[in-house]
Context: one part of a larger RNA
RNA sequence: GAUUGAACGCUGGCGGCAGGCUUAACACAUGCAAGUCGAGCGGAAACGAUUCUAGUUUACUAGAAGGCGUCGAGCGGCGGACGGGUGAGUAAUGCUUAGGGAUCUGCCCAGUUGAGGGGGACAACAGUUGGAAACGACUGCUAAUACCGCAUACGCUCCUUUCUAUAAUGGGAUGGAGGAAAGAGGGGGACCUUCGGGCCUCUCGCGAUUGGAUGAACCUAAGUGAGAUUAGCUAGUUGGUGAGGUAAUGGCUCACCAAGGCGACGAUCUCUAGCUGGUCUGAGAGGAUGAUCAGCCACACUGGAACUGAGACACGGUCCAGACUCCUACGGGAGGCAGCAGUGGGGAAUAUUGCACAAUGGGGGGAACCCUGAUGCAGCCAUGCCGCGUGUAUGAAGAAGGCCUUAGGGUUGUAAAGUACUUUCAGUGGUGAGGAAGGUAGUACGUUUAAUAGGCGUAUUAUUUGACGUUAGCCACAGAAGAAGCACCGGCUAACUCCGUGCCAGCAGCCGCGGUAAUACGGAGGGUGCGAGCGUUAAUC
Numbered sequence: 001g002a003u004u005g006a007a008c009g010c011u012g013g014c015g016g017c018a019g020g021c022u023u024a025a026c027a028c029a030u031g032c033a034a035g036u037c038g039a040g041c042g043g044a045a046a047c048g049a050u051u052c053u054a055g056u057u058u059a060c061u062a063g064a065a066g067g068c069g070u071c072g073a074g075c076g077g078c079g080g081a082c083g084g085g086u087g088a089g090u091a092a093u094g095c096u097u098a099g100g101g102a103u104c105u106g107c108c109c110a111g112u113u114g115a116g117g118g119g120g121a122c123a124a125c126a127g128u129u130g131g132a133a134a135c136g137a138c139u140g141c142u143a144a145u146a147c148c149g150c151a152u153a154c155g156c157u158c159c160u161u162u163c164u165a166u167a168a169u170g171g172g173a174u175g176g177a178g179g180a181a182a183g184a185g186g187g188g189g190a191c192c193u194u195c196g197g198g199c200c201u202c203u204c205g206c207g208a209u210u211g212g213a214u215g216a217a218c219c220u221a222a223g224u225g226a227g228a229u230u231a232g233c234u235a236g237u238u239g240g241u242g243a244g245g246u247a248a249u250g251g252c253u254c255a256c257c258a259a260g261g262c263g264a265c266g267a268u269c270u271c272u273a274g275c276u277g278g279u280c281u282g283a284g285a286g287g288a289u290g291a292u293c294a295g296c297c298a299c300a301c302u303g304g305a306a307c308u309g310a311g312a313c314a315c316g317g318u319c320c321a322g323a324c325u326c327c328u329a330c331g332g333g334a335g336g337c338a339g340c341a342g343u344g345g346g347g348a349a350u351a352u353u354g355c356a357c358a359a360u361g362g363g364g365g366g367a368a369c370c371c372u373g374a375u376g377c378a379g380c381c382a383u384g385c386c387g388c389g390u391g392u393a394u395g396a397a398g399a400a401g402g403c404c405u406u407a408g409g410g411u412u413g414u415a416a417a418g419u420a421c422u423u424u425c426a427g428u429g430g431u432g433a434g435g436a437a438g439g440u441a442g443u444a445c446g447u448u449u450a451a452u453a454g455g456c457g458u459a460u461u462a463u464u465u466g467a468c469g470u471u472a473g474c475c476a477c478a479g480a481a482g483a484a485g486c487a488c489c490g491g492c493u494a495a496c497u498c499c500g501u502g503c504c505a506g507c508a509g510c511c512g513c514g515g516u517a518a519u520a521c522g523g524a525g526g527g528u529g530c531g532a533g534c535g536u537u538a539a540u541c
Base pairs, nucleotide, nucleotide: 001541002540003539004538006537007536008535009534010533013388014387015386016385017384018383019381020380021346026344027343028342030341031340032339035078036077037076040075041074043071044070047069048068050065051064052063053062054061055060056059085299086298087297094224095223096222097221098220099219100218103216104215108212109211110210111209112208113207114206116150118148119147125140126139127138128137129136130135156178157177158176159175161173162172163171164170183204184203185202186201187200188199191198192197225271226270227269232262233261234260237259238258239257240256241255242254243253244252274296275295276294277293278289279288280287281286301322302321303320304319305318324335325334326333327332352378354377355376356375360374361372362371363370364369391421392420393419394418401412402411403410404409425482427477428476429475430474431473435468438464439463440462441461442460443459444458445457446456447455448454485530486529487528488527489526490511491510492509496525497524498523499522500521506513507512
């Protein structure tokens, strides 16, 4: 000099953009943060409309109807593996870069092909019943895109034979064995009908399989801290054969066999630490660092385990153990903010128990839509960066006052007052974009189709969707009106005099000042520097 997620002192007008627990991975009251689908299913607890019946105070009350809009609880599907948080652990099971072959991949895209015919349950519900509660138990009924057989079977899986290529796994062909599925909704001319529908058609969904895309798993090499006051470490250890296991290679696991493997190019041990793109500094080389944003990894009260699933060994799932907190009828139960706010505590120190799903994105749904503390915004904080303002011009009687003085004057100082203007910003009142793409309804055309139904697409018309928001911007109004401090002045280092003090009180980054004329202490006047900031401390180069 530059820099900071800063803090402290004094001071403080406005706006834009960013940032905001670096400490206790300490403990947490309360609310919210993951739901959705009735176009999978049986249904109807609540609300609403409608119809019917009855009563009357003729506009209400009571009852009935899942027939309708819808829908609590339940079965079922998809999603809760994303998004969000934190950095405890981890010096390599991580990360970065460059490669590899022995793999899986829901939703999505493209292709081929199928979707036949049956069965038995369990919730909900009803009844009985246990428990303080959490939560159950027994009996009975019932549906499905829930569950289970049967049929069918391809370029799928497995086995056999054979050809071919390879170090090996492979590739082609023959024969055999095994394995699937689910329906729902809209519309409808003939035909059939048990009047439910069949049937046709469209849309969505379902099974098998091939390829792609995306995502994920695994392997190799090199690089990625400190300590030798850590020198030896290792028995599943190193390799082989065979088997098991996995989506898959492999001591991943096991049986047998061999005795290997690593290490001064630092093994092992100990300490420290998430890694990277980047960030700060520097001419660079380098040094320091890893907040915000982005990629990867790890973790979710502590330790362990698996289940489900395409994907987890799962933050707001399950089980076991532990510590802690809470409830209890003492028999037994409940919980996990390193999600967003917020509380206590710790600390020099870090914000609101806000608004909205309008936009972007995500989950579910055919859609409308619902959910979303992701996100978009607002609030607080000079924490930082940037911009603007606190007036402009004129004004010598060089006013008064202050300070200094050689007592003449000098200085503060065009500074003020006065005169003439302007009105940014703030204030008041108006006006007013953009962020809105879509959605719904009608019409026309096209397409699908037996169809001028219905669906889909395009165009057009109408209508409708904004948290921010008293938005940005613009216009008008009034009046200089509401807006300057902080540090320093011995040298380094820009800036000097007086008074007080008298090695005292004090200053100080270094040199050093102070013991009676201190430009170095304290005050004043003056000056210098920066300016909504200025200094100090800490930290890095």
A computed fold for a 541-nucleotide part of an RNA from an uncultured bacterium, annotated as small-subunit ribosomal RNA, 5' domain. The full RNA is in RNAcentral, with records from ENA, Greengenes and SILVA.